Overview:
Predicted 3D model of RNase P RNA and transfer RNA as a complex of 430 nucleotides.
[in-house]
Formats: sequence, C1' cells, structure tokens
RNA sequence: GAGUCGGCCAGGCAAUCGCGCUACCGUUUACCGGUAGGGAGGAAAGUCCGGGCUCCAUAGGGCAGGGUGCCAGGUAACGCCUGGGGGGUGUGAGCCUACGGAAAGUGCAACAGAAAAGAUACCGCCUGCCGGCACUGGAAACGGUGUUGACGGGUAAGGGUGAAAUGGUGCGGUAAGAGCGCACCGCGCAACUGGUAACAGCUUGCGGCAUGGAAAACCCCACCUGGAGCAAGACCAAAUAGGAAGACAAUGUCGCGGCCCGCGAUGUCUUCGGGUAGGUUGCUUGAGGGUACUGGUGACAGUAUUCCCAGAUGAAUGAUUGCCCACGACAGAACCCGGCUUAUCGGCCGACUC
RNA sequence: GGGCCGUUAGCUCAAUUGGCAGAGCAAGGGACUCUUAAUCCCUAGGUUGGAGGUUCGAUUCCUCCACGGCUCACCA
Repeated sequence: GAGUCGGCCAGGCAAUCGCGCUACCGUUUACCGGUAGGGAGGAAAGUCCGGGCUCCAUAGGGCAGGGUGCCAGGUAACGCCUGGGGGGUGUGAGCCUACGGAAAGUGCAACAGAAAAGAUACCGCCUGCCGGCACUGGAAACGGUGUUGACGGGUAAGGGUGAAAUGGUGCGGUAAGAGCGCACCGCGCAACUGGUAACAGCUUGCGGCAUGGAAAACCCCACCUGGAGCAAGACCAAAUAGGAAGACAAUGUCGCGGCCCGCGAUGUCUUCGGGUAGGUUGCUUGAGGGUACUGGUGACAGUAUUCCCAGAUGAAUGAUUGCCCACGACAGAACCCGGCUUAUCGGCCGACUC
Repeated sequence: GGGCCGUUAGCUCAAUUGGCAGAGCAAGGGACUCUUAAUCCCUAGGUUGGAGGUUCGAUUCCUCCACGGCUCACCA
C1' cells in the first nucleotide's frame, strides 16, 4: 500500500418553547397547574421462519396436505447459530455451498445426431463373395496386383452431432479393433485403522467397470407439523329487542376453517325494516440488560451482584437559535421475544493475509 | 396492525408433462371509395415487474426484492 474477518457507534454540546407517559404535591375536583424521572432502531422494515400468550376441546386418533434434509452440538423453538466433514473458489487471510436416495418404481431430455439409456452403426477401418475397369503372367483354360460397385459379416480405435455418447494413458494383442490381456491412475464393494459421527487413509483384498444426467419432476426414506391470530381474548355499559317473508332440516344443521372418526352445541341461513360499534383490560419485569467469575474450541450455559430502560390509541418522541466537526445515511415502536433477509453517509477498535 | 391476491405487446386477456410467447381491440402501410366510416390484405410492436439460483433449456420450478390492489363486501 492492497485486502479479509469480527465487534462497537449512528453528529455532539448548550439555551428556549412544545408533545405524550409515570410518580408525588397543590386545589377551583378539572379537558388544571407545579416538581422530578425516563421517552425509537440496528434494522422499529419485509412479514420469510420459529416460539411465548389467547381462543377454538385438554389439541385427541387416522388419512391427505405442508415443511426440513452431510455429521455432532447449542436453544423455549427454528429453515437460526456454533464446531466439524465433503465439494467449489481465491496467491493468501478467507469466502460460497437446497450437501439424503437415480443398482424401489413411473415419467423427462426440444433441435441435432447412427444412437439419448442397457440402444446402435452415418462416414471410416477390416474382411467374405459376386461383377466392372486398368496393368500384368500364360499359347489357352485360368490366375496375380491395384482400383471401383452391389450384397453380407466383424469393429467401436478415429471423424461427425449434442448440454450430455457407456472410464483415462501406455504397452501387448488383432484381419481391423475392443478391458480382449497387462501396468499405472480413476471407480465400486468388503475388511482393517483413526474418528462420537459425517468421513478420511502413500493400508489390504476382490471386481474389468457394472452404477450417465435430472428428485428447486412425481416419488422413496428419516424427522417435524391441528387452526386462527392482540382487530386474539376478557370485563363494564348500551344494543343485538320485538316483527314480517322465504329456504333447508333431526341418519338434520352449526363449531372444532381439508376429509373421516371423535367431541361439543342446538335450529340455521337469506331478504325486508331497524339498531349498536363507547370505555377498561390484555400492555409491557422479560427465554430482560450491565459487570465479574467459572465450564466449554465455540454457539452457549451456570453462579454472584446490580439496574428498571417507550407504552401511545387520531396515535407522543419535535421545533427554533448559537457553537464545533468528519457536515450527518437508511429510516419511526403499536402484544412480546429469537432469527433470517433487505435498505444504510460515514467513523472507531481488535485479529489476520498478501 | 394483521391477513390475502395480482404484475405477459399501448389496452383487455391466453399460454401444462419446462422445449420457437399468442389472440382481440388499438397503431402504421396498402386496396375499395369522389371522400370518410365499415370491410379486406400486409406489417411492426415483448428485459413475460426486477435480481439471483436449479436445469442443456424457465412465462412456467425455488429464493429475495419492487410496485399495485382487496377494508364496516377479509378481520373491530
């Protein structure tokens, strides 16, 4: 100098005026005033996962459907995180990885190509036989060599097609060839060794190679999975009263939001006409934060001590002025947490690489 | 706040084992006509909302975004 990984901050200070919440005080008991305290985020976002909480049955059985997918661990749980293995990539620190099964089955592969999955031969190579032509031997009959055409056989080395073509290199072998044979490499299976395991091994044996691709096609295997959401739900007050018409119906209808069983309730739905939609609660003390120590490679866990840190409901968290600098990005809680993903001006710290 | 849908030509919509993205209307040109309309013929027009992935190949399968829509006729 260039870069990689991890963590932290998110303009600062002061003054004045406001906004909503809580506690205390005052008194005119209210829609008031005063004092004090605290008042957005790392993503509050997307709503993509997982949980708490609430109701439906205490969430039950079966089927269907959905999700996850190397191994081990962490966790309330997860599709998250940590560590490890395999693969890919980078000089490197590192980074990426939907990474079970295609020798259970079904289906798929357009066009091109001979052939697209246990199939085949277009060009080529070799060969048999028949014929033509040229040269040639011979007196002739009949041959020899070369070339060419038809028919048949062998072959899968080489060419050509394609995204993909049935192990690779070399030697032997052969009419030409071929795992046809051999050596090495690769591959598969088994054993052994190491490892909790995934898996690994300059280890040993067996197999001439069987097992091409694709499961973000159906599917198989293993594991998980009831539904809805704080506008859930609870309480208080008012109202849904009363009424008219129609439809369906007790092996019925409705609820448990797919179906069956099972459980519970008992008329249900539509139209006409009429009426209500206000308040309280749920609401923030929580799988919570800080510090220290201990265990662990780590995610994380345990112990001690300490702190209380938004809670609105037409919805607060702002405005003005002054000074300073690096001139300030993305963006605003709405039941609460753990993650992921996406957006984001810049700055600081630590470790590491070239 | 929660929940649920949609996005293909200028407009309205199609497209299924994943295999050349089409139709109607509109637009442009031509024919017919004195002219226009209607009618007939021809033509152009596409980042299938964007990015990434799986695959030989993606409108289609998967992931992440963007935009729009549905509110007392999605939920008080």
Its mean pLDDT, the model's own confidence on a scale to 100, is 78.
It holds a member of the Rfam family "Bacterial RNase P class A". By type it is a ribozyme.